[in-house]
């Protein structure tokens, strides 16, 4: 100089006027202070809080899935292990069992699961045909497949170890040497794991459990319109005290309740006829709506030391208060200035994951080129 890795930050600034909303002061005129974010966002996970159930165990369903640690928890972090990709920094990765059972694998392609032989290769043995030679068994040669083979090509995502050399008709772990696999032991780790250690075996049981399962572990609903207080009008519930027009019929705990008629009182502008409603009054009590008011923001809280851990994180000391709304505030207008400004609005709280993002700064480190 260049190209790249990871990690953190910041998210237009000033100023002036003019609302908003919270709080807290007020002489009630006002005056001070605080007012969105790294994702407030998806609402995917985890847990605080609140109601509702619940003895305890199993099944069921769901969920997580190397190992150890942090952590209120977790599917999140840190550290390590294995595996892939990258020259590297570094990324990525549901990564427990396929010798418990079941099942799956399209096309191609001979053959796809205790595998197969289109092309190929080979005639040593056995067949079979042909020559030859022989009286004849029977040798010799050749050429085949209904015979032997799995090196070579060919399909496919996957086809039952790799290179040699030996060996063979021709091949082939057949057999050896290496190399790779599995196993059992010892060493090392706390564990996954790992071994350059010692043994055994020709290799025998291919994939795929985000297919069913199997095995380890976790999981009780609903959610702040959760809940809790207070508490009108109005109707309806009980209790108590006063008051109950006449006549008839039914119930009846005997207190009284129901229907019917005929009076009463309301309404149909008034009157009459009619037709429709109505069953008293006061004082308590208790449930509810409406409202209102708690939850509501101090909290697994920021900040600076300092100690213990590689680290996540952990303790201990000072210090800070930093939105709280319920039709729902955080905004308009102006001016200056710069690198012209992205994605986006709290609505019970925290911890993470995903997701979206204008541009721009740190700080570590890789890796090429050049230079001295």
């Nucleotide at each position: 100089g260049g190209a790249g890795u990871c990690g953190g930050c910041c998210a237009g600034g000033c100023a002036a006027c003019c609302g908003c909303u919270g709080c807290g002061a007020u002489u009630c005129g006002u005056c001070g202070c605080g007012g969105a974010g790294g994702a407030a966002a998806g609402u995917c996970c985890g847990g605080g809080c609140u109601c509702c159930a619940c003895a305890g165990g199993g099944c069921a369903a769901g969920g997580u899935g190397c190992c150890a640690g942090g952590u209120a928890a977790c599917g999140c972090c840190u550290g390590g292990g294995g595996g892939g990709c990258g020259c590297g920094a570094g990324c990525c990765c549901a990564c427990g069992g396929a010798a418990a059972g079941u099942g799956c694998a399209a096309c191609a392609g001979a053959g796809a699961g205790c595998a197969g032989a289109c092309c190929g290769c080979c005639c040593a043995a056995g067949c079979g045909c042909c020559g030859c030679a022989g009286c004849a068994a029977u040798g010799c040669g050749g050429c085949g497949a209904c015979g032997g083979c799995a090196a070579g090509g060919g399909u496919g995502a996957a086809a039952g170890g790799g290179u040699g050399c030996g060996g063979u008709a021709a091949g082939a772990g057949c057999g050896c040497a290496c190399c790779g696999c599995g196993c059992c032991g010892g060493u090392g780790g706390c564990a996954a794991c790992a071994u350059u250690c010692g043994g055994c075996g020709g290799c025998a049981c291919g994939g795929c459990a985000a297919a069913c399962c199997c095995c380890a572990c976790c999981u009780g609903g609903a959610g702040c319109a959760a809940g809790g207080c207070c508490a009108a009008a109005u109707a309806g519930g009980g209790a108590a005290g006063c008051g109950c027009g006449c006549g008839g019929g039914c119930c009846u705990u005997c207190g009284g309740g129901c229907c019917c008629g005929c009076a009463c009182c309301c309404g149909c502008g008034g009157c009459u006829c009619g037709c429709g409603g109505g069953g008293g009054c006061u004082u308590c009590c208790g449930g509810g709506u409406a409202g209102g008011u708690c939850g509501c923001u101090c909290g697994a809280g920021g900040c600076u030391c300092g100690c213990g851990g590689c680290g996540a994180c952990g303790c201990g000391a000072g210090u800070c208060c930093c939105a709280g709304a319920u039709g729902g505030a955080u905004g308009g207008u102006u001016g200056c200035c710069c690198u012209c400004g992205a994605c986006a609005g709290a609505a019970c709280c925290c911890g993470g994951c995903u997701u979206a993002u204008c541009g721009g700064c740190c700080g570590a480190c890789u890796c090429c080129c050049u230079u001295u």